RNAcentral holds the sequence, with entries from MGnify. Glycine riboswitch aptamer from a soil metagenome, 74 nucleotides, folded computationally. Model confidence (mean pLDDT): 85 of 100. It matches the Rfam family "Glycine riboswitch aptamer". From the family's description: This family represents the bacterial glycine riboswitch.
[in-house]
RNA sequence: GGGCGGGAGAGAUCCCGCGAGGACGCCGAAGGGGCAACGCGCAGGCGGAAACUCUCAGGCACCGAGGACCGUCC
Numbered sequence: 001g002g003g004c005g006g007g008a009g010a011g012a013u014c015c016c017g018c019g020a021g022g023a024c025g026c027c028g029a030a031g032g033g034g035c036a037a038c039g040c041g042c043a044g045g046c047g048g049a050a051a052c053u054c055u056c057a058g059g060c061a062c063c064g065a066g067g068a069c070c071g072u073c074c
Stems, first nucleotide, its partner, number of pairs: 001074006011024001013023003025060003031056001032054003038047003
């Protein structure tokens, strides 16, 4: 990386020309951004993780898609 299985959250809100649209309100588990300890440096600074954090992206009835992560196989 691939196959299989499990896999959450958030408005059945309003407008509308009915769209993949707009408004406001929300979610965090694709992706993306940020930083601590610590390390380096004379210094300015540099490096520096996440499931934390920000919500850019993405998503918000059911269904479906996506889906970090977990198990298992190659």